Small-subunit ribosomal RNA, central domain from Ignatius tetrasporus, 348 nucleotides, folded computationally. It is recorded under the gene name rrs. Its mean pLDDT, the model's own confidence on a scale to 100, is 87.

Context: one part of a larger RNA
This record gives sequence, structure tokens and C1' cells, in this order.
RNA sequence: UUGGGCGUAAAGCGUCUGUAGGUGGUUUUUAAAGUCGAAUGUCAAAGAUCAGGGCUUAACCCUGAUUCGGCAUUCGAAACUCAAAAGCUUGAGUUCGGUAGAGGCAGAGGGAAUUCCCGGUGUAGCGGUGAAAUGCGUAGAUAUCGGGAAGAACACCAACGGCGAAAGCACUCUGCUGGGCCGAAACUGACACUCAGAGACGAAAGCUAGGGGAGUGAAUAGGAUUAGAUACCCUAGUAAUCCUAGCCGUAAACGAUGGAUACUAAGCAUUGGGCGCUAAAACGUUCGGUGCUGUAGCUAACGCGUUAAGUAUCCCGCCUGGGGAGUAUGCUCGCAAGAGUGAAACUC
Repeated sequence: UUGGGCGUAAAGCGUCUGUAGGUGGUUUUUAAAGUCGAAUGUCAAAGAUCAGGGCUUAACCCUGAUUCGGCAUUCGAAACUCAAAAGCUUGAGUUCGGUAGAGGCAGAGGGAAUUCCCGGUGUAGCGGUGAAAUGCGUAGAUAUCGGGAAGAACACCAACGGCGAAAGCACUCUGCUGGGCCGAAACUGACACUCAGAGACGAAAGCUAGGGGAGUGAAUAGGAUUAGAUACCCUAGUAAUCCUAGCCGUAAACGAUGGAUACUAAGCAUUGGGCGCUAAAACGUUCGGUGCUGUAGCUAACGCGUUAAGUAUCCCGCCUGGGGAGUAUGCUCGCAAGAGUGAAACUC
């Protein structure tokens, strides 16, 4: 490179925006770069191939011949691709009218619970476990009542519900703000799809600075268990968890399934709209989502199955035996931790 692949065997970038590039709806006309046809020239000889011939054969030598093909020029064709011009409306977008939502950011408010502090009542235990002990308690604990403070999380509703590109998002209210879906068919007229490099976002943990610190709780200490117990269990408990401003840039970042478009049996459930019907529903129908079962088909099987892993097209990413190894080295980024890129020897 060809070929084959990427749900689970190696393999889909964590997600998106988007440049170059690749690809691209429909009609007419023109041109003729690609494309197709023809002609001419050329591709020395030797060699190769084919058919003969000559040395006793062969190697070797001699004679003859050919298509295909390449390149150049000329003359043509115009379906397809490209190019130019003029259009179209189905793709895409805009406008208008609706609509659902834990989508985002900021501010304000709320109650339950927990811990602590103060006061009252009250007395000898409480707590914890498989059983205990460490621990707390006569300096009055636990329990109970009243008052106060603090921080974090928001029971029920709650759903196989919803929203978001993903990460993710849930007490209530207000302000600002992004996107989706439905309907109308008014406007633009291919403006589209994908996307190397690039940029943005990106759980948790971790880092820097300043706050905050109730509960939980790496580390650590003690008590148990045990042969031991640097654990599992218990009592404490620092960082962290929370907020603000930055950094980090990784996860089984999973649907282990890249994006877009078209086509291909059904049935049920659920969610957001429209229409018909209705007093309102139920019901029917249509568009968008989320799930389950399942036909054809696919698959090594499991299974997937209009939300495809089916049938096709376009673009990107990635894979090529196990280990060595996501290591070494170099480079880039980072405060660091480390991240990204990423081998080979050797070995089976």
C1' cells in the first nucleotide's frame, strides 16, 4: 500500500464549535478541465512473448510477427464530475404564533434534621458491638423542655419522568439568559454534511491564595478481632468535603456502540405539542423524544432489531499477537502531582 475491521475478541477522540481539506439537492443553457471515441506520430537495437529455422540435442544463434498499453498532437461526443450564467424549493436557515422542562448564571427567602452553647426538670448511667473495650458521665452526662448559634444537604412529590453537547442538573421565589419541540408557510435560495490542525467546556480527586468548617471523614491515635491484623468492627480525628478567584484536564468520561442523510414488519408503555371528536374526558390521527417486546435482516455467539449492531452513501477518529509498556527517550503543557505525544532491545 491492498484487503479486513472497531457493543463484549485489538480498535469510536470525554463532549462540542469550527478553519483548511473531502463530499454535496434540483432545472436549463454554455464551455470542454476530468471522462469517452477516432486518426497520426512515437515508445532505437538487443532482451521478453509467439511462430518458424540452424548447430546431433540443449544452452546459444538466425528470421518473421503481434495485440494491449503509455506519451504527444489533431479532429470529434456531451450522459456524468468540474467550471460559468440564470433559475427552483423539498435540504438548511430566518420570521410570526404557541409550548414543556432539576438547561445555565446571579440574588433573596424557608423548614426538618445534626452538632455546639445557655437555662430548667432530673439521676446513674450513656454509648457501642457478634461479644466487648477504648470513650463520655456525680465538675451532673444520656433523656426531656425552652432559648440561641453554625454549617451542609434539600425528605415526601419522584417516575423505566424531564432538561442539557457531554461532564451534569432537584426546597421555594425573583431577575437575566441559552437551546429544543409544535403550528403557520411569509422570507432567503443550497447558504449543506463532516472535519486534520486549532479553540471552548469538561465528574471526582489533587494544587495555589483568601474565607468557612455542622456532619461525614483519607492520614493518624486508641480499643477490639487475630497466629499476626500496618485491614474488615468500634471510639476519636487532621487534610478534604463547602464558598470565592485561578490551575489541573483525567475516569468503567459507558449505550464499553463517532457524526449526517435516506430506506426497511408489527405491538405495547410513557412524555411534549398540533388536529378531529367531546360538556370534559376516553378515543382516533400526526410530528418530536424516552423505554419494552419482536419480524425480516445481521451477528462467532450473546444479542441488535425504524433510538440498528439491518440496507446504502459521505466525512472524521482508531486497530494490526501476548509481554516489555502507556514504560524509556525527546518535545509540548503544568506551581507540583502529573498530562499529551510515544518507541526499541529482549522474550513467549